The prediction has a mean pLDDT of 79. The RNA shown here (Bacterial RNase P class A) has 330 nucleotides and comes from a Chloroflexota bacterium. Lineage of the source: Bacteria > Bacillati > Chloroflexota. A source record names the gene rnpB.

RNA sequence: GGAGAUGGCCGGACGGUCGCGGGCACCAUCGGUGCCUGAGGAAAGUCCGAGCUCCACAGAGCAGGUUCGCGGGUAACGCCCGUCCGCCGUGAGGCGAGGACCAGCGCCACAGUGACGAUGCCUGCGUGCAGACGCAGGAGUGAAACGCGGCAAGCUCGAGCCGGAGCAAGACCAAAUAGGAGGACGCAAGGCGACGUUCGCGUCGCAGCAGGCUGCUCGCUCAGCCCUCGGGUUGGUCGCACGAGAGAUCGGGCAACCGGUCUCCAAGAUGGAUGACCGUCGCCGGGCGCGAGCCCGGGACAGAACUCGGCUUACAGGCCAUUCUCCAGG
Numbered sequence: 001g002g003a004g005a006u007g008g009c010c011g012g013a014c015g016g017u018c019g020c021g022g023g024c025a026c027c028a029u030c031g032g033u034g035c036c037u038g039a040g041g042a043a044a045g046u047c048c049g050a051g052c053u054c055c056a057c058a059g060a061g062c063a064g065g066u067u068c069g070c071g072g073g074u075a076a077c078g079c080c081c082g083u084c085c086g087c088c089g090u091g092a093g094g095c096g097a098g099g100a101c102c103a104g105c106g107c108c109a110c111a112g113u114g115a116c117g118a119u120g121c122c123u124g125c126g127u128g129c130a131g132a133c134g135c136a137g138g139a140g141u142g143a144a145a146c147g148c149g150g151c152a153a154g155c156u157c158g159a160g161c162c163g164g165a166g167c168a169a170g171a172c173c174a175a176a177u178a179g180g181a182g183g184a185c186g187c188a189a190g191g192c193g194a195c196g197u198u199c200g201c202g203u204c205g206c207a208g209c210a211g212g213c214u215g216c217u218c219g220c221u222c223a224g225c226c227c228u229c230g231g232g233u234u235g236g237u238c239g240c241a242c243g244a245g246a247g248a249u250c251g252g253g254c255a256a257c258c259g260g261u262c263u264c265c266a267a268g269a270u271g272g273a274u275g276a277c278c279g280u281c282g283c284c285g286g287g288c289g290c291g292a293g294c295c296c297g298g299g300a301c302a303g304a305a306c307u308c309g310g311c312u313u314a315c316a317g318g319c320c321a322u323u324c325u326c327c328a329g330g
Base pairs, nucleotide, nucleotide: 001327002326003325004324005322006321007320008319009318010317012281013280014279015278016277017276018275020038021037022036023035024034025033026032027031040301044312045311047310048309049308050307051306052166053165054164055163059218060217061216062215064162065161066160067159068158069083070082071081072080073079084098085096086095087094088093099157100156104155105154106151107150108149121138122137123136124135125134126133127132170238171237172236173235180229181228182227183226185224191206192205193204194203195202196201211221212220213219245264246263247262248261249260250259251258252257283298284297285296286295287294288293
C1' cells in the first nucleotide's frame, strides 16, 4: 500500500415563514396566545418469547408442538455468551437440526453379477455316483460388497419444556329499538335414598343433565344456552405509555450480562398528525482552477397504531475501532 475478518455508528443538521397532533400554563373560552415535544435501525416479516387482558377463583391425562454436547446469561425463548467436537476457509473467522441405527419400519441413484431371505467369473479346499452344494480367497464396479456400513435435515424411540385466545384482548358510560317472530336442547318436573310428617307433603343428598374450561377424555363449574328471520346502535371514555426504560460513569465477570451512583422523561393518532417552502452548512459524484475556491447534479431501505427481548429480510453513500488475518514492497 492492497484485499479481507470482527464489533459499533451515521444515514442529515441549523435558522426563518406557514400548516398539523399531543402535553402544560394563561386568557377576553364556537376559540386564542405562549412554551415543550412529535415516525425506525429496521417502524417490515408475524417467525419465537414474554408483560398485560379475559376464559377462570383452576386441575390431570392424551393428542399436538418445540428443543436436543457441556457450562453460563436472561422475565423468558427456538435468543445471546463461553467452551468441546464436526464441517468450510491459506487465515483472522464462519456455520452446526450436536441424544438413540441391537426397539421397529424405510431408503442408498448411477455403475456393478449383486446393495439384505442379494452375488456372475477365476483359484484353493471339502462333500456327492451324478446334477450340484458348502467354506476360504482373488479380480472388477462403487462412498459402501457373505457389513455388527451410511442416512433419524426419513418415519420413529428417548429426555426436557409448553393451558387457550388475543388490544378488533378487555372495562365502563350514553343512546336507540320491536318487552319482535319462529325453532331445538336443558333446568324445573320426574327417578332413587335418608330424615321429618298434621300422611296432604316438606327438607337434604345421589344419579342423570344443555352451555363453559377455545382438539379429545376425566374432572370441575353452572341454569340457562344455541340456531334462523327481522329491527336498533355502528357514539364516547379508559385500556394508551414511568418502562424487564434511556444516557453517563464506577465496580465484578474471558464474555453474554449483573450491581451501585448521578441525570433524564423524548409520539399516542383513530379515515388516522409528525408536513411544505426558502436560506446556510454537512455528505457523495462530475467538471473548471496553480491554489483559495467556483459550477452542476444526487441522497438508500423505508411510516408508529398495546408494549418490550430476540431472530430473519431490505439498505445509495460514508465513518470509527481492533495487541485481528493474508498478499506485495521498503